């Protein structure tokens, strides 16, 4: 130089082109004499910028970043 492959909540991780969600962690109420624990109830995310499509997290092409092959 070239290829692959990963980037989604604060952390591990789903998501067939058709409302972006789990768990654990946070906050708030209930319970409890206090604390945990439990129960309810919530806030919070799609690596940038574009193209395709009625409609992209998902397809196509560039870039960033982080691994790994090849030379």
């Nucleotide at each position: 130089u070239u290829c692959u492959u990963a980037u989604u909540a604060g952390c591990u991780c789903a998501a067939u082109g058709g409302c972006a969600g789990a768990g654990c962690a946070g906050a708030a109420u209930a319970c409890u004499u206090c604390u945990a624990a439990u129960a309810u109830u919530u806030g919070g995310a799609u690596c940038c910028a574009g193209g395709u499509u009625c409609g992209a997290g998902u397809c196509c092409a560039g870039g960033a970043u982080a691994a790994g092959a090849a030379u």

The RNA shown here (transfer RNA) has 71 nucleotides. Model confidence (mean pLDDT): 81 of 100. RNAcentral holds the sequence, with entries from GtRNAdb and Rfam. Its Rfam family is "tRNA". The family's RNA type in Rfam is transfer RNA. From the family's description: Transfer RNA (tRNA) molecules are approximately 80 nucleotides in length.